A computed fold for a 331-nucleotide RNA from a marine sediment metagenome, annotated as Bacterial RNase P class A. Its Rfam family is "Bacterial RNase P class A". Rfam classes the family as a ribozyme. Its mean pLDDT, the model's own confidence on a scale to 100, is 77. The sequence is in RNAcentral, with records from MGnify.
RNA sequence: GACGGUCGCGAUCCGGUGCCACCGGAUCGAGGAAAGUCCGAGCUCCACAGGGCAGACUGCCAGGUAACGCCUGGGCGCCGCGAGGCGAUGGAAAGGGCCACAGAAAACAUACCGCCCGCUCUGCGGGUAAGGGUGAAAAGGUGGGGUAAGAGCCCACCGCACGCCUGGCAACAGUGCGUGGCACGGCAACCCCCAGUCGGAGCAAGGCCAAAUAGGCGGUGAGGUCCGGCCCGGACCGGCAGAACCGCGGGUAGGCCGCUUGAGAUGGUGGGUGACCAUCAUCCUAGAGAGAUGACCGUCCGAGCAUCGCGCUCGAACAGAACUCGGCUUA
Repeated sequence: GACGGUCGCGAUCCGGUGCCACCGGAUCGAGGAAAGUCCGAGCUCCACAGGGCAGACUGCCAGGUAACGCCUGGGCGCCGCGAGGCGAUGGAAAGGGCCACAGAAAACAUACCGCCCGCUCUGCGGGUAAGGGUGAAAAGGUGGGGUAAGAGCCCACCGCACGCCUGGCAACAGUGCGUGGCACGGCAACCCCCAGUCGGAGCAAGGCCAAAUAGGCGGUGAGGUCCGGCCCGGACCGGCAGAACCGCGGGUAGGCCGCUUGAGAUGGUGGGUGACCAUCAUCCUAGAGAGAUGACCGUCCGAGCAUCGCGCUCGAACAGAACUCGGCUUA
C1' cells in the first nucleotide's frame, strides 16, 4: 500500500417521532497540483452597461474552444551529425532616440597602416577604399575585365528590391521569368506606427429572516448621485415640507440561503494529421463554518535487515477543498 473488521469524525437519505435533541441503518467523504492569484469565464450586484478619448493587453498563418495572454497544426528563423529543440515571430522606405569601450569612422558614417601618382623628397600634396587593423557589427559575396593604383567602375553567377507566373485557404515557397547596379547596418522585452481585443467590482459578490437602538444631533445645501480616470449622452433622486454630501453619537455582528447536476465524469461508435467535435449508453463522486476523514486488529502484497529457527522494521515525495470551471506557472 490492498482487502476485511472494531471504535471514532462530517454530510445526505430512511426509520424510531409531530418538532428539536438523541438512537439505529445505508451511501459518500481533499489534489494532480487543492498551491500562485498570472490569464479567461460561469454566477452576483452596480441602471437599461451607450459612444468616444486616454490606458492596458495580444502580435506570422489556419484551426480548436464558452473564452483566453491557452491548446493544435503549419510557415519562417536560429541551434543540433541526427532524432529533435528553441523563438516577446507585424512595421526600421512616417518620425524621434540609442549602439559603451576600442577604432580614422558606428549611418546622408571614413582614411590609422597600406597601395598609386607628383613634388621644393626621410616630409608635403593628390587619388583610393580592393588588402590589414579596431570592434558584437565597418558602404553585399566569388571570379574576371579595367585602372597610375583601386572601386558595381563594367561583366558573369549568387544575394537584394520590385513586378509577373506557378503551387498553397493562408503565412509562404520556387534550380521559374523579367527589370534594376541596387536604400545607407543593428535595436521597436526604447518611444512610435499598424491590426485586433477590453465597462467596473467581486462569494468578505449578493439575497432573506429575526432582533436591537436614539428611524438621534449638527453643518453645507439648489442642484446632486451613479457608471476604474476624463468628455458626451443617459438614468435616478431633489428643489427649502430638503436630494445628496460631511461630521459627531448610538444599536446590531445572530440565523438561513447562495453551497454544489456541472461549458461534469466514464465507456462505445463515427469524423478529423491534431487540438477537438458529434452521437449513444452508464454514473452522481465532500459541502465544512474556526472549519470533518483518525486510531487499532487480522490477512495479503512490496521493500529492507537478520536467521539454525522464530522474526523485526517500513509502506515514498510535494503536499490538504472553502462558489465553480478552462488554462498557465511553480513544488